[in-house]
Molecule: transfer RNA
Organism: Patescibacteria group bacterium
RNA sequence: GCCGCCGUGGUGAAAUUGGCAGACACGACAGACUUAAGAUCUGUUGCCCGCAAGGGCGUGUCGGUUCGACUCCGACCGGCGGCA
Numbered sequence: 001g002c003c004g005c006c007g008u009g010g011u012g013a014a015a016u017u018g019g020c021a022g023a024c025a026c027g028a029c030a031g032a033c034u035u036a037a038g039a040u041c042u043g044u045u046g047c048c049c050g051c052a053a054g055g056g057c058g059u060g061u062c063g064g065u066u067c068g069a070c071u072c073c074g075a076c077c078g079g080c081g082g083c084a
């Protein structure tokens, strides 16, 4: 230099014939149990606004297509693999 694959919460990851983003697991926090802790069980767990109901934003970055984009297209950034 060329080709291919990948980039989603704190972590591993789902959702991709375009139509509810973060299921599920781990972790964390709170509670129950315990003398205490561990184990177990229950609840919560992206950000912002709001008393609440609810609303807005968020999928590496910036654009494009579309009524609608994690998903399609372009350019970049980063990682992995192959070829030279």
Stems, first nucleotide, its partner, number of pairs: 001083007010026003019067001027045006046057004060076005